[in-house]
RNA sequence: GAUUUAUACAGAAGCGUGGAGAGACAGGCUCUUUGAAGCGCUAGCAACCUGAAAGCAACGUUUAAGGUGCUAAUUCCUGAGUUUUCUGAGCGGUUAUCAGAAGACAGAAUAUGAAUU
Numbered sequence: 001g002a003u004u005u006a007u008a009c010a011g012a013a014g015c016g017u018g019g020a021g022a023g024a025c026a027g028g029c030u031c032u033u034u035g036a037a038g039c040g041c042u043a044g045c046a047a048c049c050u051g052a053a054a055g056c057a058a059c060g061u062u063u064a065a066g067g068u069g070c071u072a073a074u075u076c077c078u079g080a081g082u083u084u085u086c087u088g089a090g091c092g093g094u095u096a097u098c099a100g101a102a103g104a105c106a107g108a109a110u111a112u113g114a115a116u117u
Stems, first nucleotide, its partner, number of pairs: 001117008013042005021031003025079004043071003048067003051063003075109001081105009
């Protein structure tokens, strides 16, 4: 790097260093010299994998020692699709159509874990 699978509306930050960017991509919006990214230390959250405890076992529960992960904003929001409602255009009128707004469903992409390669 690739494949499979699970999860993503909860939760949890200080200090030092550094010195201008960051939030994957695009658009929006936001954070940032009252100090961005990166790096280091300490602390914490969570419970994916391992371990430990009770339990016959499975499922599940508790714990948090080890391996990851995470600690602004729902994955910050939207992205291609289906559908509902409302408004407008158009039409003699209805259906259908087009445009816009709001919602729902389901997905793509991304991130992280685990397994395989």

Overview:
Predicted 3D model of a 117-nucleotide RNA (SAM riboswitch aptamer (S box leader)) from Marinoscillum furvescens DSM 4134. Taxonomically the source falls in Marinoscillum furvescens (Bacteria, Pseudomonadati, Cytophagales, Marinoscillum). Model confidence (mean pLDDT): 81 of 100.